[in-house]
RNA sequence: CAAGUUAGCCGAAUGGUCGCUUCAACUCGUUUGAAGAGGAAAGUCCGAGCAUCACAGGGCAAAGGUGCCGGGUAACUCCCGGUGAAGGCGACUUCAAGGAAAGUGCAACAGAAAAAAACCGCCCGCAAGGGUAAGGGUGAAAAGGCGAGGUAAGAGCUCACCGACGACUUGGUGACAAGAAGUAGUGUAAACCCCACCUGAUGCAAGAGAGUUAAGGACUAUGGGCUGCCCGUCCGUCCUUACAAAUCGCUUGAGUAUACAGGCAACUGUAUAUCUAGAUAGAUGACCAUUCAAGACAGAACUCGGCUUACAGACUAAUCUUGCAAU
Numbered sequence: 001c002a003a004g005u006u007a008g009c010c011g012a013a014u015g016g017u018c019g020c021u022u023c024a025a026c027u028c029g030u031u032u033g034a035a036g037a038g039g040a041a042a043g044u045c046c047g048a049g050c051a052u053c054a055c056a057g058g059g060c061a062a063a064g065g066u067g068c069c070g071g072g073u074a075a076c077u078c079c080c081g082g083u084g085a086a087g088g089c090g091a092c093u094u095c096a097a098g099g100a101a102a103g104u105g106c107a108a109c110a111g112a113a114a115a116a117a118a119c120c121g122c123c124c125g126c127a128a129g130g131g132u133a134a135g136g137g138u139g140a141a142a143a144g145g146c147g148a149g150g151u152a153a154g155a156g157c158u159c160a161c162c163g164a165c166g167a168c169u170u171g172g173u174g175a176c177a178a179g180a181a182g183u184a185g186u187g188u189a190a191a192c193c194c195c196a197c198c199u200g201a202u203g204c205a206a207g208a209g210a211g212u213u214a215a216g217g218a219c220u221a222u223g224g225g226c227u228g229c230c231c232g233u234c235c236g237u238c239c240u241u242a243c244a245a246a247u248c249g250c251u252u253g254a255g256u257a258u259a260c261a262g263g264c265a266a267c268u269g270u271a272u273a274u275c276u277a278g279a280u281a282g283a284u285g286a287c288c289a290u291u292c293a294a295g296a297c298a299g300a301a302c303u304c305g306g307c308u309u310a311c312a313g314a315c316u317a318a319u320c321u322u323g324c325a326a327u
Stems, first nucleotide, its partner, number of pairs: 001323004005318004010313001012291007020036006026029001038297001042308002045306005050203004063199005068082005083097001084095004098194002103192002105188003119136002121132004144162002147159003164183002168179004207248002211243001213242007223235004255274008292295001
C1' cells in the first nucleotide's frame, strides 16, 4: 500500500417563519414557557411483568417444545466462556451437537446383493451341489484400509502399520482430552419412536369502573307507606346479570448517564446525577436560507429482556490476518 476478519458507533447540521400533541404557569389571553419516534418504533418468533378466566395438593396420559459442558440473567429456545465436529492459507466463522445393541420403517435409479449379500469370476466335485467377499462392474453409501503369512481357492483367519469404538488409569468442576486391556453386520431419529427436562388458556379492543339505568332473585306465610284487613301499587336493604360514560390501566422502570470496584467475558455491586412522547381518528409536520460527504431502511399505541429481517453512506478500534514493496 492492497485485500480481509471481528467488535463498536453515527446515520445530515445550523438558523428563521407558520402549524400539531402533551404538560405547566399566570395577568385567563384563542397568552407565555417546556418537552415531543427508532436502531430497528418492523416481523409478532421466544421469555417475563401486568390483567381476566380456570385451578385444593400430587401423579399419569395426550399435545407441543427443548436436547454437549460451565457460567450469566427476573426468565428464556437468549447471552458469555469453553468442548467436539465442519469450513477457511489465516484472522475467524458455522452447528436442533442425547439414543441406531428397545422396537418398527426407509435406502430412488443403477446393481447379483442396501444387511447375515454369491451375478460373473476362483476352488472342490463326473454331476447334483458345496466353499469363497480376493478380482470385476453399480451406487451417495458394498461389510475398515494396505502389505505379508496362510489356504483347495479364499477370508482380520493370523501378524505388522494405520483408522473406528473402547473396560480401566491419569488430568479437568464438567463437556472432554491423553494413554490403553479389549471389541467388530452400513446409513438414516429437522422418519416413527425411546430417554431426560419444560409448558393451564387468552392478550391492554386485557381489564377496573359511576349510575335516581335495565332485568331477575332474597328479606316475604310479608320491612315501611297508601288503609284496620285482603288484593293491588309505590318505596327500602342485600345479591346476581346486562349496559357501560368520565376516569384509571398509560408510562418512575428488572429505567438512563457517569465514575469506581469485581469478573477473561456475559454480567454484577456501590456512589452521584437525572426524568426522556403517552394520543384515542390518533401529534412529532410544511416552507425558506446557508453548509457538506447531498441524506438509506423506516413512524411509537401497555411495558421490559432477547431473536430475526430491512438499511445509502461516514467513522473508530485491534501491539488482528494474508499478500506485495521498502528498510